Context: one part of a larger RNA
Molecule: small-subunit ribosomal RNA, central domain
Organism: metagenome
C1' cells in the first nucleotide's frame, strides 16, 4: 500500500510482435446482467455510538436501543449510461490505384586513394621518435624516390542539428531479393481499434565455441624513458581481438536520462519529402496543404533549470516502475548460459 509520483531529486521496461485481460467511434431497435427502489433472511457476542442504571466519582461494569455502511433470495419500476443481441453508418483502422524520396535489411559482384609487406631501379648515411631522449631500424644499403606485385581493412570529397529504421543501428559503386513510411485519388471493407501481464523475436561493444582470415590498429606482454617510486600517462615493439562463416551471450550514460496511443490548446523562423494555387513561354519568385526533422518563444506547467502543437500544457485509456542512505543489484533459492555471467532478488546490522 488510502495516496503521491517517475527529463535532472527514488522511479519509463533497450526495442518490437502479440496472448489473456483492461479500455473503446456515430446513430437505431430490443433485452434488463450491471445500475435504481422495496420486502424478507442473514450480518455471533464483545467493541464503537445513543439512552438509562451499578460501584462515593471516573476509569470499569450492566441493561435496552441504534448500528454493523455487507451478502443472498424474491418482487417491482425506469431504460439515460455500461453490458448483451440484432440490423445499420463512415469521421477511427485497413484495402485498392497513381507517384516520388531514402546510409532501411539481405546476397553476390566490383572500384579508387592510403597503410604494410615482397621484387627491381636510382641513391648514400642516416632514419625514426620525443618536452628532451633512448630502446628500435640502417653500409648484409635503410629512410627518400620510381616501376611492378601481394594482401587485408575502411570507404576522403559529396556530407548537411540532411535522410532511413521499432530500437540496437545504417555511408564507395552496381545488380538481384526484400520491409516500412510519405504524398495524391477518393473506388472498397465497415469499428475490423488502442494498450498489452505472461510469451516470442530483434538487440552496440566486449566476451565465448568451431573453422577461416590477419594490412593497419591494439588489451595482455616485453623493452626504452619519466619519476622518490611509475605494475601509468610518452616512445619502440607486440599477442588475443578487431574482419568473415555458423552458433552462443543478452548487457550499456541501450539517453530525448522523457513508455505507447488518442484528443484539445496563440505564434515566428530554418531544413527534408510529396502536393495545390498564383505567375510565367518555362524555370525561379510569392501564397498554401500534409508528413518528418531543428531552433526561438505565448498561455500554461516546473523546486529551479527548463518544457512549450515533436509538451515536461489541458485530459482520457492501457502497460512498466518508485516509496530514506548504506548493507546491495550483494546473499540464499529458482531459472537461463559452454563459461564469463544474466534475470529474479532479500535480511541482519548501521546512519
Nucleotide at each position: 500500500u488510502u495516496g503521491g509520483g517517475c527529463g535532472u531529486a527514488a522511479a519509463g521496461g533497450g526495442c518490437g510482435c502479440g496472448u489473456a485481460g483492461g479500455c473503446g467511434g456515430c446513430a437505431c431497435u430490443g433485452u434488463a446482467a450491471g445500475u435504481c427502489g422495496g420486502u424478507u433472511g442473514u450480518g455471533a457476542a464483545a467493541u464503537c455510538c445513543c439512552u438509562u442504571g451499578g460501584c462515593u466519582u471516573a476509569a470499569c461494569c450492566a441493561a435496552g436501543g441504534a448500528a454493523c455502511u455487507g451478502c443472498a433470495a424474491c418482487c417491482g419500476a425506469a431504460a439515460a449510461c455500461u453490458g448483451c443481441a440484432g440490423a445499420g453508418c463512415u469521421a477511427g483502422a485497413g484495402u485498392c490505384c497513381g507517384g516520388g524520396a531514402g546510409a532501411g535489411g539481405g546476397u553476390a559482384g566490383u572500384g579508387g586513394a592510403a597503410u604494410u609487406c615482397c621484387c627491381a631501379g636510382u641513391g648514400u648515411a642516416g632514419c625514426g621518435g620525443u618536452g628532451a631522449a633512448a630502446u628500435g631500424c640502417g653500409u648484409a644499403g635503410a629512410u627518400a624516390u620510381u616501376g611492378g606485385g601481394a594482401g587485408g581493412a575502411a570507404c576522403a570529397c559529396c556530407g548537411g542539428u540532411g535522410g532511413c529504421g521499432a530500437a540496437g543501428g545504417c555511408g564507395g559503386c552496381u545488380a538481384c531479393c526484400u520491409g516500412g513510411a510519405c504524398c495524391g485519388g477518393u473506388a472498397c471493407u465497415g469499428a475490423c481499434g488502442c494498450u498489452g501481464a505472461g510469451g516470442c523475436g530483434c538487440g552496440a561493444a566486449a566476451g565465448c565455441u568451431a573453422g577461416g582470415g590477419g594490412a593497419g590498429c591494439a588489451a595482455a606482454c616485453a623493452g626504452g624513458a619519466u619519476u622518490a617510486g611509475a605494475u601509468a600517462c610518452c616512445c619502440u615493439g607486440g599477442u588475443a581481438g578487431u574482419c568473415c562463416u555458423a552458433g552462443c551471450u543478452g548487457u550499456a550514460a541501450a539517453c530525448g536520462a522523457u513508455g505507447a496511443g488518442a484528443a484539445c490548446u496563440u505564434g515566428g523562423u530554418g531544413c527534408a519529402g510529396c502536393g495545390g494555387g498564383u505567375a510565367u513561354u518555362g524555370a525561379c519568385c510569392c501564397c498554401u496543404g500534409c508528413u518528418g526533422u531543428g531552433c526561438c518563444g505565448u498561455a500554461g506547467c516546473u523546486a529551479a533549470c527548463g518544457c512549450g502543437u515533436u509538451a515536461a500544457g489541458u485530459u482520457c485509456u492501457c502497460c512498466g516502475c518508485c516509496u530514506g542512505g548504506g548493507g546491495a543489484g550483494u546473499a540464499c533459492g529458482g531459472u537461463c548460459g559452454c563459461a564469463a555471467g544474466g534475470c529474479u532478488g532479500a535480511a541482519a546490522c548501521u546512519c